[in-house]
RNA sequence: CAUUGACAAAGGCACACCCGUGCGAAAGCCGGGGUCGCAAAGCUUCCGGUCUACCGCCUUCGGGCCAUGGCAGCGGGGUUGCCCCA
Numbered sequence: 001c002a003u004u005g006a007c008a009a010a011g012g013c014a015c016a017c018c019c020g021u022g023c024g025a026a027a028g029c030c031g032g033g034g035u036c037g038c039a040a041a042g043c044u045u046c047c048g049g050u051c052u053a054c055c056g057c058c059u060u061c062g063g064g065c066c067a068u069g070g071c072a073g074c075g076g077g078g079u080u081g082c083c084c085c086a
Base pairs, nucleotide, nucleotide: 005083012038013037017033018032019031020030022029023028036073042079043078044077046076047075048074049071050070051069056065057064058063
């Protein structure tokens, strides 16, 4: 340096759920607690997937469609990076 990711060490993140005169139309996000799990569960919507549908369009007025909004802890790609047995 490369590969690998050890019943190692040091540290990191934080599902469900709970809390909040929080943000948002919603999906969801943020903060505090929590700890299911994670070796990129760091960052990034470029591709696929998926959630929502305020506005808009359509409507037989029941509703339907639409991402410009989300999910990086759904998968792939890009990018940065701690430690280290062998």

Background:
RNAcentral holds the sequence, with entries from Rfam. The RNA shown here (c-di-GMP-I riboswitch aptamer) has 86 nucleotides and comes from Rhizobacter terrae. Rfam family: c-di-GMP-I riboswitch aptamer. From the family's description: GEMM was predicted in a large-scale screen for bacterial structured RNA regulatory elements. Its mean pLDDT, the model's own confidence on a scale to 100, is 85.